[in-house]
Context: one part of a larger RNA
RNA sequence: UUGGGCGUAAAGGGCGCGCAGGCGGAUGAUCAAGUCUGAUGUAAAAGUGCUGGGCUCAACCCAGUGAUGCGUUGGAAACUGGUGAUCUUGAGUACAGGAGGGGAUAUUGGAAUUCCAGGUGUAGGGGUGAAAUCUGUAGAUAUCUGGAAGAACACCGGUGGCGAAGGCGAAUAUCUGGCCAUGUACUGACGCUGAGGCGCGAAGGUGCGGGGAGCAAACAGGUUUAGAUACCCUGGUAGUCCGCACAGUAAACGAUGUGCACCAGGUGUCCGGGGCGAUCCGGGUACCGAAGCAAACGCGAUGAGUGCACCGCCUGGGGAGUAUGCUCGCAAGGGUGAAACUC
Numbered sequence: 001u002u003g004g005g006c007g008u009a010a011a012g013g014g015c016g017c018g019c020a021g022g023c024g025g026a027u028g029a030u031c032a033a034g035u036c037u038g039a040u041g042u043a044a045a046a047g048u049g050c051u052g053g054g055c056u057c058a059a060c061c062c063a064g065u066g067a068u069g070c071g072u073u074g075g076a077a078a079c080u081g082g083u084g085a086u087c088u089u090g091a092g093u094a095c096a097g098g099a100g101g102g103g104a105u106a107u108u109g110g111a112a113u114u115c116c117a118g119g120u121g122u123a124g125g126g127g128u129g130a131a132a133u134c135u136g137u138a139g140a141u142a143u144c145u146g147g148a149a150g151a152a153c154a155c156c157g158g159u160g161g162c163g164a165a166g167g168c169g170a171a172u173a174u175c176u177g178g179c180c181a182u183g184u185a186c187u188g189a190c191g192c193u194g195a196g197g198c199g200c201g202a203a204g205g206u207g208c209g210g211g212g213a214g215c216a217a218a219c220a221g222g223u224u225u226a227g228a229u230a231c232c233c234u235g236g237u238a239g240u241c242c243g244c245a246c247a248g249u250a251a252a253c254g255a256u257g258u259g260c261a262c263c264a265g266g267u268g269u270c271c272g273g274g275g276c277g278a279u280c281c282g283g284g285u286a287c288c289g290a291a292g293c294a295a296a297c298g299c300g301a302u303g304a305g306u307g308c309a310c311c312g313c314c315u316g317g318g319g320a321g322u323a324u325g326c327u328c329g330c331a332a333g334g335g336u337g338a339a340a341c342u343c
Base pairs, nucleotide, nucleotide: 004314005313006312007297008296012311014200015199016198017197021193022192023191025087026086027085029083030082031081033080034079035076036075037074038073039072040071041070042069048066049065050064051063052062053061054060090190091187092186093185094184095183096182097180098179102176103175104174105173106172107171108170109153113149114148115147116146117145118144119143120142124135125134161168162167205246206245207244208243209242210241214240215239219235220234221233222232257310258309259308260307261306262305265288266287267286268285269284270283271282272281273280274279292299293298316343317342318341325336326335327334328333
């Protein structure tokens, strides 16, 4: 509980594609389903609205008249809708250009790290607040030469770029998605949203097979401490990496759903165009601000302003994202999701 809301108070689905549904540009024609209107039938009485009357008033009662619904029939054509026609401004296609860490695969590169072999060299090294565990005369640390392996790509690098989101950063090649401006031609409303559905989806986790340098849950030891199942130190296994499959969650955040239209300006920056330029236009990105909004903080053409369309969601705190049922998953667990009780 048909009302009001969702940046931070409860509340925007993690993100996209899209069936149904909802909504939908301009012109003229036509139909008349919605809509409006006339007539008529019906809608028992009581009741109800109005008018008048009767009990001294009222309640109550009586009379008249009306309203709402449904059917039949005649008419209207602005709007919604149907049909057929036309149009180009919404949407899209082609061609001529552009920017980009967008995605996938393969190959290559240098710095660093660890390890291995060898040379030089000698007593320490390492670590900390201080230490110790640890490591070293079986020659370490340091330094030089050679080799191996895996992972990540310094500088450039930027409130800079790209992507729907998650996310993406060495170089080259191949394949491939999206975006932007200008101009011309074309299609002719082909559009917006989107319950279900389908796909994508960080980290961690799971299965099978590889790989394993560094880091590092668990674990072991050392320290600290009253204790120390921690912080600090020495080690160290899963994991982190690759392939295939699963999982499907995050403060998946701009804590702000998508699309369209309208509503002062100023500053920086990225891409494109008007040959360059002062400057102007279009598309991004960041800051400040008019009006307006807002509980305030703040937002302010990238809106949290003014409106429209469609979807999702909220309804006091705890119990609880629990129980139960259903469903998905190998499992871990995910999705959906209460109540008693209590304040």